[in-house]
RNA sequence: UGGGAAUUGGUGCAACGGCAGCACGCCUGACUCUGGAUCAGGUAAUUGGGGUUCGAAUCCCUGAUUCCCAG
Numbered sequence: 001u002g003g004g005a006a007u008u009g010g011u012g013c014a015a016c017g018g019c020a021g022c023a024c025g026c027c028u029g030a031c032u033c034u035g036g037a038u039c040a041g042g043u044a045a046u047u048g049g050g051g052u053u054c055g056a057a058u059c060c061c062u063g064a065u066u067c068c069c070a071g
Base pairs, nucleotide, nucleotide: 001070002069003068004067005066006065007064010024011023012022013021018054025043026042027041028040029039030038047063048062049061050060051059
C1' cells in the first nucleotide's frame, strides 16, 4: 500500500427488514448455624455519523478500532 474479516450488557455468543434474547457474572431475597450449591426476582448492550424504508443490529455511503492474507 492492496484485499478480506470482526465490532451487540461486565464477559462469551444469538437474533428470515418487524418486541434485541441466551449463558456466565453482578445485585436483592428465600433456603442454611455460616459458606457453597439450589430456587425466585432484578440489573445492563447493538463501534461513530449520515442515507433508504411504514419499520434497520440487519440494506447502502462514509469514518474508527482490532485481526488475517499478499507485497
Transfer RNA from a Synergistaceae bacterium, 71 nucleotides, folded computationally. Rfam family: tRNA. The family's RNA type in Rfam is transfer RNA. The coordinates come from a structure-prediction model, not an experiment, and the mean pLDDT is 82.